The RNA shown here (transfer RNA) has 72 nucleotides and comes from a Bacteroidia bacterium. The RNAcentral record of the sequence draws on ENA. It matches the Rfam family "tRNA". From the family's description: Transfer RNA (tRNA) molecules are approximately 80 nucleotides in length. It is annotated as a transfer RNA.
[in-house]
RNA sequence: GACCUUGUAGCUCAAUGGCAGAGCACUUUCCUGUUAAGUAAGUGGUUGUAGGUUCGAAUCCUACCGGGGUCG
Numbered sequence: 001g002a003c004c005u006u007g008u009a010g011c012u013c014a015a016u017g018g019c020a021g022a023g024c025a026c027u028u029u030c031c032u033g034u035u036a037a038g039u040a041a042g043u044g045g046u047u048g049u050a051g052g053u054u055c056g057a058a059u060c061c062u063a064c065c066g067g068g069g070u071c072g
Stems, first nucleotide, its partner, number of pairs: 001071007010024004018055001026042003030038001048064005
């Protein structure tokens, strides 16, 4: 330098072009003499960035940025 792949909550990952979710973590409640464990509820997102297509984009297209890989 060329090509392939990947980027979504603090972490690990879902989501067929039609309201962005789960588990863990975190906060609070209950329980307990205290802690741990357990119960119930809740907070948390510019879906890497910028454009384009579309009535509608995490999803499709383009460029760029970061990670991984192959080739040179």

The coordinates come from a structure-prediction model, not an experiment, and the mean pLDDT is 80.